[in-house]
Context: one part of a larger RNA
RNA sequence: AACGCUGGCGGCGUGCCUCAGACAUGCAAGUCGAACGAUUAAGACUUCCUUCGGGAAGUGUAUAAAGUGGCGCACGGGUGAGUAACACGUAGGUAAUGUACCUUUGGGUGGGGAAUAACUUAGGGAAACUUAAGCUAAUACCGCAUAAUGCAGCGGCUCGACAUCGAGACAGUUGUUAAAGAUUUAUCGCCUAAAGAGCAGCCUGCGGCAGAUUAGCUAGUUGGUAAGGUAAUGGCUUACCAAGGCUACGAUCUGUAACCGACCUGAGAGGGUGGUCGGUCACACUGACACUGAAUAACGGGUCAGACUCCUACGGGAGGCAGCAGUCGGGAAUUUUGGGCAAUGGGCGAAAGCCUGACCCAGCAACGCCGCGUGAAGGAUGAAGUAUUUCGGUAUGUAAACUUCGUAAGAAUAGGAAGAAUAAAUGACGGUACUAUUUGUAAGGUCCGGCUAACUACGUGCCAGCAGCCGCGGUAAUACGUAGGGACCAAGCGUUGUUC
Numbered sequence: 001a002a003c004g005c006u007g008g009c010g011g012c013g014u015g016c017c018u019c020a021g022a023c024a025u026g027c028a029a030g031u032c033g034a035a036c037g038a039u040u041a042a043g044a045c046u047u048c049c050u051u052c053g054g055g056a057a058g059u060g061u062a063u064a065a066a067g068u069g070g071c072g073c074a075c076g077g078g079u080g081a082g083u084a085a086c087a088c089g090u091a092g093g094u095a096a097u098g099u100a101c102c103u104u105u106g107g108g109u110g111g112g113g114a115a116u117a118a119c120u121u122a123g124g125g126a127a128a129c130u131u132a133a134g135c136u137a138a139u140a141c142c143g144c145a146u147a148a149u150g151c152a153g154c155g156g157c158u159c160g161a162c163a164u165c166g167a168g169a170c171a172g173u174u175g176u177u178a179a180a181g182a183u184u185u186a187u188c189g190c191c192u193a194a195a196g197a198g199c200a201g202c203c204u205g206c207g208g209c210a211g212a213u214u215a216g217c218u219a220g221u222u223g224g225u226a227a228g229g230u231a232a233u234g235g236c237u238u239a240c241c242a243a244g245g246c247u248a249c250g251a252u253c254u255g256u257a258a259c260c261g262a263c264c265u266g267a268g269a270g271g272g273u274g275g276u277c278g279g280u281c282a283c284a285c286u287g288a289c290a291c292u293g294a295a296u297a298a299c300g301g302g303u304c305a306g307a308c309u310c311c312u313a314c315g316g317g318a319g320g321c322a323g324c325a326g327u328c329g330g331g332a333a334u335u336u337u338g339g340g341c342a343a344u345g346g347g348c349g350a351a352a353g354c355c356u357g358a359c360c361c362a363g364c365a366a367c368g369c370c371g372c373g374u375g376a377a378g379g380a381u382g383a384a385g386u387a388u389u390u391c392g393g394u395a396u397g398u399a400a401a402c403u404u405c406g407u408a409a410g411a412a413u414a415g416g417a418a419g420a421a422u423a424a425a426u427g428a429c430g431g432u433a434c435u436a437u438u439u440g441u442a443a444g445g446u447c448c449g450g451c452u453a454a455c456u457a458c459g460u461g462c463c464a465g466c467a468g469c470c471g472c473g474g475u476a477a478u479a480c481g482u483a484g485g486g487a488c489c490a491a492g493c494g495u496u497g498u499u500c
Base pairs, nucleotide, nucleotide: 001496002495003494004493005492008372009371010370011369012368013367014365015364016330021328022327023326025325026324027323030071031070032069035068036067040062044059045058046057047056048055049054078283079282080281088207089206090205091204092203093202094201097200098199099198102196103195104194105193106192107191108190109189110144112142113141119134120133121132122131123130124129150176151175152174153173154172155170157168158167159166160165181188182187209255210254211253216246217245218244221243222242223241224240225239226238227237228236258280259279260278261277262273263272264271265270285306286305287304288303289302308319309318310317311316336362338361339360340359344358345356346355347354348353375405376404377403378402385396386395387394388393410439411438412437413436414435415434419429444489445488446487447486448485449470450469451468455484456483457482458481459480465472466471
């Protein structure tokens, strides 16, 4: 964990292990008007008109839904299908590399141009959507200028490494490459170069499953030369050349499996596991592919093919819960279509703020652990009842009644937090926890032959049944069934399953 019987409360955790099966519905990634044009409801001010109700125009403020542009969407969240591999762990290397945002420092930010969406007009289509013409802006796009400590070429010098090459200073020299503005005037941006931090790529030593009833495997295969490609090394790719490379210290093949910190068990050594939490990896209906970008071969982006589902006017279209809830199915079995951004954290923004099923909370479930309660003390005529009996009694049993004292939960009334970081404001939880007064309720399950703590009576008669093992039952059963009594645990107790 599930099942059976039972069930008072609280705190903290945990909750599809099976079908990586299919999914209705809602939500889960947006934000910026202090980049840009166009546009608008209400309200304000000014002017004009007025039937005194109001209307029209303009101004600036403010703002909803779209559009261009920027940043984010590669984080966060889920799952473990694949993977026996540099995937993971650990220790190193990168003189073979990249890096948006952030920090520090040096220098710069001049002058132009042509478009396009939105919008308007005219169409096409059932729809999804789409075509043509015209108009317009920018921190969108494209030239020009300027520029080094950048990049590329040439030239020697010194040092380090030793398969390559790298670092440093040059008095060097030639060529080439850049920018964007906004504003509340405080600043915030933009370009270039250097350094840092964090992050990432690549390479290597070692380590961790089973099978030999798998013994040979391999042609881009192993190495070289050249070229291409990449941020970068490399058969990564291509051409040519050579014939190599791995393997009994188990290659190849087959099966199984995400890995670790850790968790369970154990005196330890070990053995088993990898759920929650943290780190890494892989995947996102199945397979392939690229685009964008600092970074993706991208869960809620795109293209193509496939399976499936849905819409259709039959021409054509739409979709992807292994996000949070929830549904069906499967199963022994696993929760609410809840509240809030108050806290922590993230994205955008100058900020106010907006978004956030991350997260914080609440709900359900004895699923687990821990704590508390169901009363305490006194009380013998050893009451009644029940069971048993040798009929005298004995047991239940201080147990009850009774007396004194006390009160988890709940209910009512009154008060009421911390969590908030502030000068002030801001709390979903929650009128919750907690406090006071009044009142006031709550025990079961299994077992009693030995192992193994706990015994008698009746019924049954190798029957009905019990059973973990040994074994009980055929007329006096402490072993079956019932009753009384007892033992052990206790809001649990047993059974089954798994591990040590």
This is a predicted structure of a 500-nucleotide part of an RNA (small-subunit ribosomal RNA, 5' domain) from an uncultured Acidobacteriota bacterium.
Its mean pLDDT, the model's own confidence on a scale to 100, is 81.
The full RNA is in RNAcentral, with records from ENA, Greengenes and SILVA.